[in-house]
Molecule: Bacterial RNase P class A
Organism: mouse gut metagenome
RNA sequence: GCAGGACAGAUGAUCGCGGCUGUCUUAUGACAGGUGAGGAAAGUCCGGGCUUCACAGGGCAGGGUGCCGGAUAACGUCCGGUGGAGGCAACUCUAAGGAAAGUGCAACAGAAAUAAACCGCCCCGGAUUCUGGAGUAUCCGGCAUCCGGGGGAAGGGUGGAAAGGCAGUGUAAGAGACUACCGCCUGCACGGUAACGGGCAGGGCACAUGUAAACCCCAUCCGAAGCAAGACCAAAUAGAAAGCGUUUAAGCCUGCCCGGCCAGCUUUCAGGUAGGUCGCUAGAGGCUGCCGGCAACGGCGGUCCCAGAUAGAUGAUCAUUCAACGACAUAACCCGGCUUAUCGUCCUGC
Numbered sequence: 001g002c003a004g005g006a007c008a009g010a011u012g013a014u015c016g017c018g019g020c021u022g023u024c025u026u027a028u029g030a031c032a033g034g035u036g037a038g039g040a041a042a043g044u045c046c047g048g049g050c051u052u053c054a055c056a057g058g059g060c061a062g063g064g065u066g067c068c069g070g071a072u073a074a075c076g077u078c079c080g081g082u083g084g085a086g087g088c089a090a091c092u093c094u095a096a097g098g099a100a101a102g103u104g105c106a107a108c109a110g111a112a113a114u115a116a117a118c119c120g121c122c123c124c125g126g127a128u129u130c131u132g133g134a135g136u137a138u139c140c141g142g143c144a145u146c147c148g149g150g151g152g153a154a155g156g157g158u159g160g161a162a163a164g165g166c167a168g169u170g171u172a173a174g175a176g177a178c179u180a181c182c183g184c185c186u187g188c189a190c191g192g193u194a195a196c197g198g199g200c201a202g203g204g205c206a207c208a209u210g211u212a213a214a215c216c217c218c219a220u221c222c223g224a225a226g227c228a229a230g231a232c233c234a235a236a237u238a239g240a241a242a243g244c245g246u247u248u249a250a251g252c253c254u255g256c257c258c259g260g261c262c263a264g265c266u267u268u269c270a271g272g273u274a275g276g277u278c279g280c281u282a283g284a285g286g287c288u289g290c291c292g293g294c295a296a297c298g299g300c301g302g303u304c305c306c307a308g309a310u311a312g313a314u315g316a317u318c319a320u321u322c323a324a325c326g327a328c329a330u331a332a333c334c335c336g337g338c339u340u341a342u343c344g345u346c347c348u349g350c
């Protein structure tokens, strides 16, 4: 320097709080015993169990994932690899399908941004100034400047990017125009489960740049809501059915009698508010031994029980001790991950 792991103050006393067990009382209370948060209990970002609802099958919409193989209940997690990037190295990082289906975007700079001649280079023609030579009213040349036509993407400049790189041949100057090497594309066989790797042969290089954590395309996966889920018991209140409706007593049909309705009472049923019980913590559980596997993980055996509240319990004080007054932080159905926070101490490997 790199990688991984463990711990998260200890002991004692007093007071206080939530469950549990026991005893005594028993609407309850008292006493005793024993027990009582984390590595992240956090963020609520993924995945699963569980519960209720929905659901023949198929499709659309919407969302997630995206190199290969494996692990797993499942995953966006983990393990092992491949390619790429970084580091002298141990090692680390990687959201890594498709830009020859289509669309969008690419600021500024620059002549030009998917299409090119700004500077400079080269050739040809013309004009002008100067100038050399000769056989001198003319002919043949040279330097420079300007105008016109053409060649050329090698050089300069701009840019993240200027129609593979670099060296040579070649040329008026140049150019994959040609050649070697590297890169790219295509094909072949070989190794590997695969991603891919190294090799051989061919093609002068094509659709001609980048961007898909832009739309999109392709492949693949996904029903919704969540323990305030939900199940059960059940005062009250409204309701239904059956019976009584008699003695004092109400109303309607109806002035009177019978009868009916209503009121009242009793029973039953349904329903579910307050309240209560369950869900609730024995679980994809912890520790440990052996076996399989590079590993994640799996199998078998042994052993242990380790909060369960419902306005919500873990705290305070003192003493001793440690290098130290001790960080981040407090369960609410459970589990597997990820991410973030964290005073410090210790251990292992490279």
Base pairs, nucleotide, nucleotide: 001350002349003348004347005346006345007344009321010320011319012318013317014316015315017036018035020033021032022031023030024029038328042339043338045337046336047335048334049333050226051225052224053223062222063221064220065219066218067081068080069079070078071077082096083094084093085092086091097217098216102215103214104211105210106209118156119155121151122150123149124148125147126146127145128144130142131141132140133139134138164182165181167179168178169177183205184203185202186201187200188199190197191196230278231277232276233275239269240268241267242266243265244264251261252260253259285304286303287302288301289300290299291298292297322326